[in-house]
RNA sequence: GCGCGGUUAGUUAAAUGGCAGAAUAGCUGGUUUCCAACCAGCGGACACGGGUUCGAUUCCCGUACCGCGCA
Numbered sequence: 001g002c003g004c005g006g007u008u009a010g011u012u013a014a015a016u017g018g019c020a021g022a023a024u025a026g027c028u029g030g031u032u033u034c035c036a037a038c039c040a041g042c043g044g045a046c047a048c049g050g051g052u053u054c055g056a057u058u059c060c061c062g063u064a065c066c067g068c069g070c071a
Stems, first nucleotide, its partner, number of pairs: 001070007010024003018054001026042005047063005
């Protein structure tokens, strides 16, 4: 340099053209003599820019980063 794949919550991770769901972590409350565990609840995310579309996390293009391969 070229090709392929990936980027979603602090972390891990699903999904799909129309509401972004879960686990874990965090916070609050309950329970407990206290802690842990358990129960209930709360907040938190689609890498960035552009295009297509009535509507984009999803489709297309580019950029950045990560991984794999070739040279």
RNAcentral holds the sequence, with entries from ENA.
Predicted 3D model of a 71-nucleotide RNA (transfer RNA) from an archaeon.
Its Rfam family is "tRNA". By type it is a transfer RNA.
The prediction has a mean pLDDT of 81.